[in-house]
A computed fold for a 72-nucleotide RNA from Chionoecetes opilio, annotated as transfer RNA. The prediction has a mean pLDDT of 83. Rfam family: tRNA. RNAcentral holds the sequence, with entries from Rfam. The organism belongs to Chionoecetes, within Eukaryota.
């Protein structure tokens, strides 16, 4: 350079057009405790960016940009 797969809270992941974008780990609060720990309630936090296509896009297409892998 050329192809080909990938991109969702802090981390792992789910999600094949119409959900409040869920799961668990972490994190705070607050209950419990004598304190923590466990355990229970609750709360915050994510769709990489531009654009298309549709009545609607996290999902589809096109392209930048990251990340991998294989050729050169």
């Nucleotide at each position: 350079g050329g192809c080909c797969c990938u991109g969702u809270g802090g981390u792992g992941u789910a999600g094949u057009g119409g959900u409040u974008a869920g799961c668990a780990c972490g994190g705070c609060u607050g209950c419990c405790u004598u304190u923590a720990a466990a355990g229970c309630a609750g709360c915050a936090a994510a769709c990489u960016c531009g654009g298309g296509u549709u009545c609607g896009a996290u999902u589809c297409c096109c392209g930048g940009c990251g990340g991998g892998g294989c050729c050169a």